[in-house]
Molecule: transfer RNA
Organism: Saprospiraceae bacterium
RNA sequence: GUCCUUGUAGUUCAAGGGAUAGAAUAGAAGUUUCCUAAACUUUUGAUUCGGGUUCGAGUCCCGGCGAGGACA
Numbered sequence: 001g002u003c004c005u006u007g008u009a010g011u012u013c014a015a016g017g018g019a020u021a022g023a024a025u026a027g028a029a030g031u032u033u034c035c036u037a038a039a040c041u042u043u044u045g046a047u048u049c050g051g052g053u054u055c056g057a058g059u060c061c062c063g064g065c066g067a068g069g070a071c072a
Stems, first nucleotide, its partner, number of pairs: 001071007010025004018055001027043005048064005
């Protein structure tokens, strides 16, 4: 340099165009306990960026950026 794959809570993953974007774990508060841990309840928190298609985009298309890979 060319091509391919990929980008969603702090982390690991869901969400085959129609919702309030969910789960586990982590964080915070509470119950329990002499204290801690565990358990239970509640709660905070995310779609990489810019365009396009569509009545409607996390999802499809194009470009940028980041990550991984193949070839040279």